[in-house]
RNA sequence: UCCCGGAUCGUCUAAUGGCAGGACGAGUGGUUCUGGUCCACUAAAUCGGGGUUCGAAUCCCUGUCCGGGAA
Numbered sequence: 001u002c003c004c005g006g007a008u009c010g011u012c013u014a015a016u017g018g019c020a021g022g023a024c025g026a027g028u029g030g031u032u033c034u035g036g037u038c039c040a041c042u043a044a045a046u047c048g049g050g051g052u053u054c055g056a057a058u059c060c061c062u063g064u065c066c067g068g069g070a071a
Stems, first nucleotide, its partner, number of pairs: 001070007010024004018054001026042005047063005
């Protein structure tokens, strides 16, 4: 330099173009003499910019970063 793949709550992981969900973790409450377990609830994310579309995490372009490959 070229080619391919990837980027989603704190972490891991889903989501035919149609309300972004789950698990773990966190917080609050219940239970307990205390803690743990268990139960209920709450907060928490689509890498940046642009385009297509009534509607984009998803399709297209571009940038950044990560991984793999070629020279």
The RNA shown here (transfer RNA) has 71 nucleotides and comes from a Candidatus Uhrbacteria bacterium. The organism belongs to Candidatus Uhriibacteriota, within Bacteria. Its Rfam family is "tRNA". Gene Ontology term of the family: triplet codon-amino acid adaptor activity. The family's RNA type in Rfam is transfer RNA.